[in-house]
RNA sequence: UAAGCAAAAAGGUAAACCCAUUCGAAAGAUGGAGACACAAAGCCACGGGUCUAAGGUUUCGAUGCUGAAUAAGGAAACUAUGAUAGCCGGGUUGCCAAA
Numbered sequence: 001u002a003a004g005c006a007a008a009a010a011g012g013u014a015a016a017c018c019c020a021u022u023c024g025a026a027a028g029a030u031g032g033a034g035a036c037a038c039a040a041a042g043c044c045a046c047g048g049g050u051c052u053a054a055g056g057u058u059u060c061g062a063u064g065c066u067g068a069a070u071a072a073g074g075a076a077a078c079u080a081u082g083a084u085a086g087c088c089g090g091g092u093u094g095c096c097a098a099a
Base pairs, nucleotide, nucleotide: 012038013037018032019031020030021029023028036086042092043091044090046089047088048087049084050083051082055079056078057077058076059075060074065073066072
């Protein structure tokens, strides 16, 4: 010095489950509690993946459709402009530090 990140130290983050919210259509987010893990599990949705589908588009629908129904209500498919950085890649900043 850092392309490597072995060991040790100091400190850091916090999955699932549970509780909450004048958050959100949902996915999810935030706070509390918790600890599976993490050397970038710091930050950035740029590319791919995944999740969601409010809105939009298309199709079906009135002697019909969904539904157990005599209740109630339109329904299905597609779609990101939403979400995920603890799915992967990329960008960017950074603690310690042996050979």
Predicted 3D model of a 99-nucleotide RNA (c-di-GMP-I riboswitch aptamer) from Paenibacillus sp. OAS669.
Its Rfam family is "c-di-GMP-I riboswitch aptamer". Its family is annotated with cyclic-di-GMP binding in the Gene Ontology.
The RNAcentral record of the sequence draws on Rfam.
Model confidence (mean pLDDT): 78 of 100.